Record summary
This is a predicted structure of a 1389-nucleotide RNA (small-subunit ribosomal RNA) from an uncultured bacterium. The RNAcentral record of the sequence draws on Greengenes. Rfam family: Bacterial small subunit ribosomal RNA. Its mean pLDDT, the model's own confidence on a scale to 100, is 83.

RNA sequence: GACAGCGGCGGACGGGUGAGUAACGCGUAAAUAACCUGCCAUACACACAAGGAUAGCCAUCGGAAACGGUGAUUAAUACUUGAUGAGGCUACAGAUUCGCAUGAAUCAGUAGUUAAAGAAUUUUGGUGUAUGAUGGAUUUGCGUUUGAUUAGCUAGUUGGUAAGGUAAUGGCUUACCAAGGCAAUGAUCAAUAGCCGGCCUGAGAGGGUGAACGGCCACACUGGAACUGAGACACGGUCCAGACUCCUACGGGAGGCAGCAGUGAGGAAUAUUGCACAAUGGGCGAAAGCCUGAUGCAGCGACGCCGCGUGGAGGAUGACGGCCUUCGGGUUGUAAACUCCUGUCACGUGGGAAGAAAUCCGUGUGUGUAAUAUAUACACGGGAUGACGGUACCAUGAGAGGAAGCACCGGCUAACUUCGUGCCAGCAGCCGCGGUAAUACGAAGGGUGCUAGCGUUAUCCGGAAUCAUUGGGCGUAAAGGGGGCGCAGGCGGCAUAUUAAGUCAACUGUCUAAUUUCCUGGCCUAACUAGGAGCCGGCAGUAGAUACUGAUGUGCUAGAGGAUGAGAGAGAGGAGUAGAAUUCUCGGAGUAGCGGUAAAAUGCGUAGAUCUCGAGAGGAAUACCGAUGGCGAAAGCAGCUCCUUGGCUCAUUCCUGACGCUCAGGCCCGAAAGCAUGGGUAGCAAACAGGAUUAGAUACCCUGGUAGUCCAUGCUGUAAACGCUGAUCACUAGACGUUAGAGCUACCUAGUAGCUUUAGUGUCGAAGCUAACGCGAUAAGUGGUCCGCCUGGGGAGUACGGUCGCAAGAUUAAAACUCAAAGAAAUUGACGGGGGUUCGCACAAGCGGUGGAACAUGUGGUUUAAUUCGAUACUACGCGCGAAACCUUACCUGGGUUUGACAUGCAUCCGAUGGUCAUGGAAACAUGGCUUUUCAAAGCUUUGCUUUGGACGGAUGUACAGGUGCUGCAUGGCUGUCGUCAGCUCGUGUCGUGAGAUGUUGGGUUAAGUCCUUUAACGAGCGCAACCCUUGCCAUUAGUUGCUACUCCCUUGUGGAGGCACUCUAAUGGGACUGCCUGGGAAACCAGGAGGAAGGUGGGGACGACGUCAAGUCAUCAUGGUCCUUAUGCCCAGGGCUACACACAUGUUACAAUGGUCAAUACAGAGAGUGACGAGCCUGUGAAGGUAAGUUAAUCUCAAAAAGUUGACCUAAGUUCGGAUUGAGGUCUGCAACUCGACCUCAUGAAGUUGAAAUCGCUAGUAAUCGCAUAUCAUCAUGGUGCGGUGAAUACGUUCUCGAACCUUGUACACACCGCCCGUCACACCACGAAAGCUGUCUGUACCCGAAAUCGCCUAAGCUAACCCGAAAGGGAGGCGGGCGAUGAAGGU
Repeated sequence: GACAGCGGCGGACGGGUGAGUAACGCGUAAAUAACCUGCCAUACACACAAGGAUAGCCAUCGGAAACGGUGAUUAAUACUUGAUGAGGCUACAGAUUCGCAUGAAUCAGUAGUUAAAGAAUUUUGGUGUAUGAUGGAUUUGCGUUUGAUUAGCUAGUUGGUAAGGUAAUGGCUUACCAAGGCAAUGAUCAAUAGCCGGCCUGAGAGGGUGAACGGCCACACUGGAACUGAGACACGGUCCAGACUCCUACGGGAGGCAGCAGUGAGGAAUAUUGCACAAUGGGCGAAAGCCUGAUGCAGCGACGCCGCGUGGAGGAUGACGGCCUUCGGGUUGUAAACUCCUGUCACGUGGGAAGAAAUCCGUGUGUGUAAUAUAUACACGGGAUGACGGUACCAUGAGAGGAAGCACCGGCUAACUUCGUGCCAGCAGCCGCGGUAAUACGAAGGGUGCUAGCGUUAUCCGGAAUCAUUGGGCGUAAAGGGGGCGCAGGCGGCAUAUUAAGUCAACUGUCUAAUUUCCUGGCCUAACUAGGAGCCGGCAGUAGAUACUGAUGUGCUAGAGGAUGAGAGAGAGGAGUAGAAUUCUCGGAGUAGCGGUAAAAUGCGUAGAUCUCGAGAGGAAUACCGAUGGCGAAAGCAGCUCCUUGGCUCAUUCCUGACGCUCAGGCCCGAAAGCAUGGGUAGCAAACAGGAUUAGAUACCCUGGUAGUCCAUGCUGUAAACGCUGAUCACUAGACGUUAGAGCUACCUAGUAGCUUUAGUGUCGAAGCUAACGCGAUAAGUGGUCCGCCUGGGGAGUACGGUCGCAAGAUUAAAACUCAAAGAAAUUGACGGGGGUUCGCACAAGCGGUGGAACAUGUGGUUUAAUUCGAUACUACGCGCGAAACCUUACCUGGGUUUGACAUGCAUCCGAUGGUCAUGGAAACAUGGCUUUUCAAAGCUUUGCUUUGGACGGAUGUACAGGUGCUGCAUGGCUGUCGUCAGCUCGUGUCGUGAGAUGUUGGGUUAAGUCCUUUAACGAGCGCAACCCUUGCCAUUAGUUGCUACUCCCUUGUGGAGGCACUCUAAUGGGACUGCCUGGGAAACCAGGAGGAAGGUGGGGACGACGUCAAGUCAUCAUGGUCCUUAUGCCCAGGGCUACACACAUGUUACAAUGGUCAAUACAGAGAGUGACGAGCCUGUGAAGGUAAGUUAAUCUCAAAAAGUUGACCUAAGUUCGGAUUGAGGUCUGCAACUCGACCUCAUGAAGUUGAAAUCGCUAGUAAUCGCAUAUCAUCAUGGUGCGGUGAAUACGUUCUCGAACCUUGUACACACCGCCCGUCACACCACGAAAGCUGUCUGUACCCGAAAUCGCCUAAGCUAACCCGAAAGGGAGGCGGGCGAUGAAGGU
């Protein structure tokens, strides 16, 4: 020296965490006269004399270890005893001063008690006392989360006396005494939570929060305990118990990161086992210095805030590429390339800080001192010290070089297109998007926003006036308690005095610092940071003010109450009583039904009902009056009389003198039903029984019928207990009723009328209010006071718990979960087995049909290679089709073809195309032969040839053609239907917050929203009507092909010539307008009449408002998108669309005599005709054939009209009805008649004898019936479209069916009643329960056990240096140890 040890000081600071705590824990303001305080400062005083040990070290022993035992020896500022006592403390009895009640301070006396440590001087250290500073302790006012489905809690509990204990007050502890203390202003209990300065948000008031920084508290593995110390009941101390981990030689030991790093685990997730004490700070030390994961730095992390960069300027043929496109272009986009520059950051090279001057040393000056010691302050000088870090920063080099992402683009919300997908994949904050044209999904291009970030998720505040103090509501949206009385509470009339609690303003103290705000400064700026300023407000205090509120006193009369005099009333309780009616009993009379219903039946009745007369019994309810009325707090109250009794109103203004209003809890009343006990029971009547009805009918209807309804006494305590409107006070236009009073006036004075005024009760209404509806002095208006209640719908007025109840149940009253709505009022529609008015072949009244038969045609279904496709309630089904043998034709089979059957352009080549012939073939087509062009220009060896270009045609290639493929739910156009129904709208104005209304409704009228009138509407449009066509009458014009009254001629014919009067034709006009008359009416108009060809839109047609049905059509046409492209296109042949068990629709023909057949005979209109109509004649039984005149048509032809009329036969039958079907033979059309045409002749001769349920058409030249023509068309008509002939019946009327129009009403419908919607069940899923039991956590009470520890008592059987006695031995005191007791954690029952 190092290590170890003794001793001192510090390990109670600093650092971490938030488990506990709802508390004097925290915040703020106070109190301590009830306290402590190491180190530090100041002042005063002192430090004397002795003593015995002990660690270390040494020796030795035990143990695995941790550690421990024994012996010897030694020091102190370690320890012990004594002395001294300025001073302190205690006790005793005093004096003075003061205060805030207990009291405090000062002074002197007596008794007791109490200190110390040295280190050579200096000085430092030590001791005592006092004061200060600092830090702590205790107490108090106020503030500090949620739950009442936690309402009672408390025995040391509350207080007192005494003692103990503490630094100190105190039930802090003990003994005794008293019975208190807390609680609806929320005790106790439960749940949650560290508190604050602050932070986030908000205009604020508030709401949320308590990371970092700062203050306080609590905790340190869990629980308990004390020791030491100035300070702890102690994070890195001790003891005990428990759980866990580790070591072990199994005997026993060790441990506590919520310190800094780090590890594991958990988790969506959170860093380095770094450097340094250089600075700041702390501990120790005299100091050097040592310690310091405090701290200063560095590392990791876009976690946050701030700053900077990723380049700048120029650059258009607006490049390439991408994307879009209307194919022109646009956009990306000056963006890029390119040109000229700059140089931040990063990189290289070089330099390079501030943060560090104190401590220390030296000198000097001052302070201080007896002093030139020490010490201290300052100045000067000196040397040293940097973790960060060779970092910040500076210079320089090179070089645009290395540096941009994320989200979004439907609206909110800034930003759009294309493709893909096709209710799939997916998106989504809310609304919502996606089912073939997605700005919403995915991608791309483009755009928008932010930017080293951007989105998402979670959370908080805001918007949210959506808990409303600022700043909401309760008639119908959620919300007034069923009603009253009333304690606490809240609020309260006029005057005056006092006070000064609230209130107001001034001042003082405080609310740490930081933060926030403002100003100024420092880092290049900012973030960051320094200095200064400032603020409302909280609490406490001082001295003031006194209007208002409060308190106290004295008064007043307007509120309230009393008194006196009148008044009305189903107000209440009790007793008695009356008549009518029902039922029953008895008696008389009387006979077959009664009763009941939409109709019946059950039921009653010959044992005598119903009906009727008389007598009686019994219960319940009180007709008329009677009301829009009266009374009552509400529930509620009704014959009459009496007794008892409450309230109200009016008048007088006599008395009291604010006595008032409201009312949580509390108490009382409280319909009906129900419950209990005992009565009563006529009628009625749940349950129940029977009869009906019905699919059923546990209902509605009928016959019976028990509880109950009634009375008494209790209970229940609810109702759409409603005015869905709490009570009370005041104010705010009116009008008209009614009930109860009072007053005045007038008159013809028993009375009537009018006016005024109170109190009720109604209708309307101004202002105002209200979302609207509505309310409106009886407010839902304007204000005051108090109470109750509401906060999206459902779950649910339910569960659990509590309270009440005999029960039924009542009351109080959630949550999970689930939905994006639920709700109010009003509007427009639509609808109604709502109402009113009206119309239509809608019904009714009639006529004829369909539905039954056969056939025709269409459809479904089935079949098929195909039976092409579409239409398919009314509004498809003789529909597209106004003509399917081929064609049509779209379908099927087979054969072919690929720039194509058709269009246009380009490029190249050829010269044909066409005509004709042959072969193959089912044809398309293929192959081959023969024959055959043209125009212009130029050139040349000019009857010609060559080249170029064009026309036409072909071939090849390329763009394209083509599609009756799909989507009518992408569309245009066209059409159907409501419906020829009378409606649908607009402008301006007005009303309404608005949607909307008004107009357009009302009263009349019409076919009509037609017209008139009224009228906050006035006008207008599209519709209606009219204008158009046709038909009915007349006139004019015209007169052939039409006509022929009249005349003439040839005569013998409806011939010719005149003629245009008539008919007719076809153009123009006229005519009909409710114009006239009568009646009604306000008018419009209606009824009747006249005249007239026609009369009230004369008949018919065309004409179809706004719209509805995603009606129909992509197959008439057009067209977006999409699909096919040697085929889903095109050509050809054959087949199919014509099938056939069946079902339906529309028709034809019939079933016959009002008919059929045969014969004779009469009268139309409108059409058509040259690839046509076709006369006449001939042939044929006939269809038809042959021949052939006329006609491009008022000329000719089709062309015969038929029913009708006349005559004959048939005679009631499956026929002389009916004609299907089938056989045979023919005719015609056509390339062709088999599948698959029409017609003719002969033969055949089916069903069918008038048609069930149901259903259709038609109101007058109509139905019915009869034929004729025509489009389509080679041929084919029972269908379609037209035409004329004959020619009826019926309509009382609007109850019903269907449809429609207008007004009104209800609505939970709006895809609009084919709407909406309720419950069970089945399946799946979700949430929450029950369940034998099992278990965790927290807590209470009683008891058991009782560690460590502390305290008390005992113990001189063990051990024991200091003090005392003793020379010593030894003894004493005290201690350790031991024992008992009290408290006592964990544990146990």